[in-house]
RNA sequence: AGAGUUUGAUCCUGGCUCAGAAUGAACGCUGGCGGCGUGCUUAACACAUGCAAGUCGAACGGUAACAGGACUAGCUUGCUAGUUGCUGACGAGUGGCGCACGGGUGAGUAAUAGAUAGAUAAUGUGCCCCUUAGUCUGGGAUAGCCACUGGAAACGGUGAUUAAUACUAGAUACGCCUUUUUGCCUUAUGGCAAUUUGGGAAAGGUUUUUCGCUAAGGGAUCAGUCUAUCUCCUAUCAGUUAGUUGGUGAGGUAAGAGCUCACCAAGGCAAUGACGGGUAUCGGGUUUGAGAGGAUGAUCCGCCACACUGGAACUGAGACACGGUCCAGACUCCUACGGGAGGCAGCAGUGAGGAAUAUUGCACAAUGGGGGAAACCCUGAUGCAGCAACGCCGCGUGGAGGAUGACGCAUUUCGGUGUGUAAACUCCUUUUAUAAGAGAAGAACAUGACGGUAUCUUAUGAAUAAGCUCCGGCUAACUCCGUGCCAGCAGCCGCGGUAAUACGGAGGGAGCAAGCGUUAUUCGGAAUCACUGGGCGUAAAGGACGCGUAGGCGGGUUGUCAAGUCUGAUGUGAAAUCCUAUGGCUCAACCAUAGAACUGCAUUGGAAACUGGCAACCUAGAGUAUGGAAGGGGCAGAUGGAAUUAGUGGUGUAGGGGUAAAAUCCGUAGAUAUCACUAGGAAUACCGAAAGCGAAGGCGAUCUGCUGGGACAUUACUGACGCUGAGACGCGAAAGCGUGGGGAGCAAACAGGAUUAGGUACCCUGGUAGUCCACGCCGUAAACGAUGAGAACUAGGUGCAGCGGAUAUUGACCUCUGCUGUGCCGUAGCUAACGCGUUAAGUUCUCCGCCUGGGGAGUACGGCCGCAAGGCUAAAACUCAAAGGAAUUGACGGGGGCCCGCACAAGCAGUGGAGCAUGUGGUUUAAUUCGAAGCAACGCGCAGAACCUUACCAGGGCUAGAAAAACUAAGAAUCCUGACGAAACUCGGGAGUGCUCGCAAGAGAACUUAGGUCCAGGUGCUGCAUGGCUGUCGUCAGCUCGUGUCGUGAGAUGUUGGGUUAAGUCCCGCAACGAGCGCAACCCUUGUCCUUAGUUGCCAUCAUUUAGUUGGGCUCUCUAAGGAGACUGCCGGGGUCAACCCGGAGGAAGGUGGGGAUGACGUCAAGUCCUCAUGGCCCUUAUGUCCUGGGCUACACACGUGCUACAAUGGUUGAUACAAAGCGCUGCGAAGCCGCAAGGUGGAGCGAAUCGCAAAAAGUCAGCCUCAGUACGGAUUGCACUCUGCAACUCGAGUGCAUGAAGUCGGAAUUGCUAGUAAUCGUCGAUCAGCAGGCGACGGUGAAUACGUUCCCGGGCCUUGUACAU
Repeated sequence: AGAGUUUGAUCCUGGCUCAGAAUGAACGCUGGCGGCGUGCUUAACACAUGCAAGUCGAACGGUAACAGGACUAGCUUGCUAGUUGCUGACGAGUGGCGCACGGGUGAGUAAUAGAUAGAUAAUGUGCCCCUUAGUCUGGGAUAGCCACUGGAAACGGUGAUUAAUACUAGAUACGCCUUUUUGCCUUAUGGCAAUUUGGGAAAGGUUUUUCGCUAAGGGAUCAGUCUAUCUCCUAUCAGUUAGUUGGUGAGGUAAGAGCUCACCAAGGCAAUGACGGGUAUCGGGUUUGAGAGGAUGAUCCGCCACACUGGAACUGAGACACGGUCCAGACUCCUACGGGAGGCAGCAGUGAGGAAUAUUGCACAAUGGGGGAAACCCUGAUGCAGCAACGCCGCGUGGAGGAUGACGCAUUUCGGUGUGUAAACUCCUUUUAUAAGAGAAGAACAUGACGGUAUCUUAUGAAUAAGCUCCGGCUAACUCCGUGCCAGCAGCCGCGGUAAUACGGAGGGAGCAAGCGUUAUUCGGAAUCACUGGGCGUAAAGGACGCGUAGGCGGGUUGUCAAGUCUGAUGUGAAAUCCUAUGGCUCAACCAUAGAACUGCAUUGGAAACUGGCAACCUAGAGUAUGGAAGGGGCAGAUGGAAUUAGUGGUGUAGGGGUAAAAUCCGUAGAUAUCACUAGGAAUACCGAAAGCGAAGGCGAUCUGCUGGGACAUUACUGACGCUGAGACGCGAAAGCGUGGGGAGCAAACAGGAUUAGGUACCCUGGUAGUCCACGCCGUAAACGAUGAGAACUAGGUGCAGCGGAUAUUGACCUCUGCUGUGCCGUAGCUAACGCGUUAAGUUCUCCGCCUGGGGAGUACGGCCGCAAGGCUAAAACUCAAAGGAAUUGACGGGGGCCCGCACAAGCAGUGGAGCAUGUGGUUUAAUUCGAAGCAACGCGCAGAACCUUACCAGGGCUAGAAAAACUAAGAAUCCUGACGAAACUCGGGAGUGCUCGCAAGAGAACUUAGGUCCAGGUGCUGCAUGGCUGUCGUCAGCUCGUGUCGUGAGAUGUUGGGUUAAGUCCCGCAACGAGCGCAACCCUUGUCCUUAGUUGCCAUCAUUUAGUUGGGCUCUCUAAGGAGACUGCCGGGGUCAACCCGGAGGAAGGUGGGGAUGACGUCAAGUCCUCAUGGCCCUUAUGUCCUGGGCUACACACGUGCUACAAUGGUUGAUACAAAGCGCUGCGAAGCCGCAAGGUGGAGCGAAUCGCAAAAAGUCAGCCUCAGUACGGAUUGCACUCUGCAACUCGAGUGCAUGAAGUCGGAAUUGCUAGUAAUCGUCGAUCAGCAGGCGACGGUGAAUACGUUCCCGGGCCUUGUACAU
């Protein structure tokens, strides 16, 4: 000293929370010792028992008990009984002193109290000290004791008798009290000195010393009373008070006083908070804080109050009395029922309450108190001990060495790592502990509870002694397992839904330590009530506006006073505490001594600048007079014109009106339209404006009257008369209310018609309050500039309005300039930013109002106002961790601008209807394996499910396993064969001996079988744990970075702007300058040419043949290598002398020539664990694996994608022409022959520019068909076949013959395509034993249309609004 938490991120405002310190604490876990402290905060609840105040025989009469002596009697001669106050003493009693101290508690009390400073000239004071004087003479009682007697007891009654320092009479007393008079002094009703009247004392005790007693004065101490200031919350308590305020007189007290009483007066207090309500002992101090301040008032000290509750007095120096009295009450106890007793808030202790607080201890040894002459007695005050980690302080639980880094535990990438020198082990020490011995100070003669305590010495032996909390961030400290939004954690944010550093356990670690955590409370942090030290345009917060009371603040000069202010001195501010220094307990805590301090109050001396008071003056503030102007300022009256509506009359005929479109509505009973007249109400076009006026609300036709305010100019006058303003008072839009008018238009409510899913709305047709006037209420608005009023100071520029001045002029302009008002831009400055900026939100001063997290709530209750509606004032419980302001980046908008895309439009061909194929959903099933789900799932994974595939189902088998690695044993391997069985599998039989080394025995490699073990295996789960790969936006033009600059910051700039492009493509400009990933280019292919090469290709020339067949040739085609070519290069025009665009030339090709490959940063937790890889979890005689059969091919239905068609631009028969690109040895398979055909046979040739597949088809040329469900269409079905294959039943393809379904161009809706494209025609390939209408590739034929960008969809850039940010 700060930190966490609002957001995608930022700054600010703002609350919540945390880290610190503290405690009379409590609870949880744990616990070795000592010292010093502390210990009912709750029930001022009730209390058993014991103790806590007595003492004096030197005041007194005395003798109940004890001891001693003396005497008497009995006698067992030292015992018993009795007598005697004789002695020590002493129960009870009289008397004296004490009991008002000490000890406890905090109920009451907001002033009758406390603190501080004063007053007492308004007072008292036992014991103590000092001074003066005195202590003389008498008297009568009474308790006790004795007798009688009442009562259960407590407690009494009657009679007789007795003493005193008890009581009392008299004498004396200058001082005391009292009555009178005089003088002096004085801050006051007072003091002093004389004088005078009346009154008033005493006690004795002791052997001695001496102790007492009385009166007066003084002192000391203690107490009473009074004054000033200060001392909690509440105004949702605003009025209160009758002894109340004052006076006179009297009484009363120690003493002033309405303290009490009688009479008189009507006062007293209060917004500076009376009165009422709530709460509470107060202070020194304690705690926190840098301080100011806040909270608190245990222990210790001072004051006060109280003593079961309430009241009262007595005694006394002192009480209205804790352990006294009386009365009343409640409660408890005793009782013979008549009546009595009691008061722990003393010390212990008990019960109760409570989270919670100790021993029915020892001693008067010390300190202190009471009594006493003293010895001494009493003392739960006090000194000690006991209990409690309740707090503070100190000490210990060992020290050194010790690596194989042991065991165990935890973890692991399996190598290791951590615990960890930690342990074991070796050496050492003995604080503490235990045992034994010695043994204090505290005491001045004696006397020690503590206590055989502190302390010292010796011995034993590491021996007796460590826990608690935490480990996601804040906040120091991390891993494994379990759990699976469960159990739980949590101070705030928040963790937990299968890989939790946040839950529970473990290992490890961090912190503190005889304690550690939690809870509660206080201060701090919180500048979050802000005096120090905050704010109010938009975050909470300026009153709607004015006038003005109290109050606050206030211009210049001079003088004076000294209240504030400053300074000196004095007194006080108790002690303890805190602080500093020193000292004493071994240190410390603790204690002692000294100092400082106690920031305060009071008295007094001084200063006079400032504030203030008083006095005098001044004119700059303020005001008054005068002048000419401006104005929708206000009130009242009068008068207009336009328009709407209604009425009457005329003309006139079928509609009008209304809307996006309609309808309700009006109209043939004559509307709308039009003309004339009449009526009535309201509002005042143009001027009109960022303009004017007003305090605000607000004010708009014209004229008149009355009236308020402001500005300017000129001199003159008053002389601070000013500013603000709590309450109070006034004014205050619209709506609303009351009474009475008025009512044309408009129009809440209401009605009807539309719209809509609905439509209590928007739109339409009507329509009542109301709107208007007069009077009276209401008193609120986003009453806003969301900005209180006044004053001063601080750059400018430019408009508008009003009044002036200067120059010049006959005059009006132009130009310059002053004041006031009203706008815009802007400097400094301010602001969280936006913005404000001489009209401040800048810099200052004065005064008022208001705010303190969001919600609850401007609500409830209470009060005031109102006719009501309602207004003003204004909470709490509870609940959340946010609510909010400004700005930023995105996203979104049925916001705007620009642009693009087969996006629309213009076209062509389709889909959606039919039949079939295929995929999906659904349903079914033993199973119909699984995945894919808008675009971007659905002829998708599957480039090809009869078995296999296959993951699914049924059944039958195996368990180290179908495949892998290692070990052991046997056998080489391998081949043939039998039985069972659906097969897998199981059980057999036979043949057989290889390779390398070695003489041999044997060993080794490879393989097979068997065994048991580390293990295999899993298309089981999680694509939301992942890698990789892929889809999509999108081949869209974007996405970023470095440095610099701007901004508090998130961020911005660059990348925006003007042009241009297919393009962030390029140019220009610019606080930006550069760069990267994308674009483009480089790559492949195609289009032209050239060079090289010339077989398997080609054939112009020469020869030859049925045939480029052969010789020959390489011109051409072609093949495949390398080059050339295209770059806006050239010309014209446009354009910013730009980029670029338009047109043209040349050229095979022209403006990225066509096509492809190529996919930026990222998005969708997109898809895939069933391609592969992989973390975690799960199964292990099964979720693994083998086999047979079935299923994935089911079928009421729905959808997607295709094929074939519906025909004549066609079908069919015959003839005939022209490709490209591929593929082929388990292969392609020619010719020939056979079959109607599928195909069979055959086997040449070819590992392919050579041979083969291979026939291209549409096309062309002919014939037939003639508009029909047909010679269209081919589904479906029957029969017979072919091919592949162990095997075509479920379930393949093809052929022939026969059969001949739907379908006649397809609703709403919807798809593709811009040129060699669409459309149409065939060919080949992958997969593949076989199976293609799907997919990929290839060529043939070959169109139509695009005005254009308003609209639909998607996208890019700029801008704008936003309460959105999963």

Description:
Small-subunit ribosomal RNA from a metagenome, 1366 nucleotides, folded computationally. It matches the Rfam family "Bacterial small subunit ribosomal RNA". Rfam links the family to the GO terms structural constituent of ribosome and ribosome. The prediction has a mean pLDDT of 85.